[in-house]
RNA sequence: CCCCGGGAGAGACCGGCCCGGAUCACCCGUUGGCCGGCGCCGAAAGAGCAACCGCCCCGGAACCUCUCAGGCAAAAGGACCAGGG
Numbered sequence: 001c002c003c004c005g006g007g008a009g010a011g012a013c014c015g016g017c018c019c020g021g022a023u024c025a026c027c028c029g030u031u032g033g034c035c036g037g038c039g040c041c042g043a044a045a046g047a048g049c050a051a052c053c054g055c056c057c058c059g060g061a062a063c064c065u066c067u068c069a070g071g072c073a074a075a076a077g078g079a080c081c082a083g084g085g
Base pairs, nucleotide, nucleotide: 001085002084003083005081006080011038013037014036015035016034017033018032019029020028021027039072040071041070046066047065048064052060053059054058
């Protein structure tokens, strides 16, 4: 590095428009799209501190902190761990 298995957290939020249905100005939407708003998560990633580590001039640095990004039903993703090559 590759294959494969396991793998958490947090709104299936609110409003509007389109779309579909209907008993058609009330209502519904497990499916689809767009926009806006607030709340929240940290285990892709990024940044920060510096515990720790090293070949100790100097360098590498987290599961800690922050959240630009990403994520908040499922899917996908996923640090990390197991097995195999």
Molecule: Glycine riboswitch aptamer
Organism: uncultured Thermohalobaculum sp.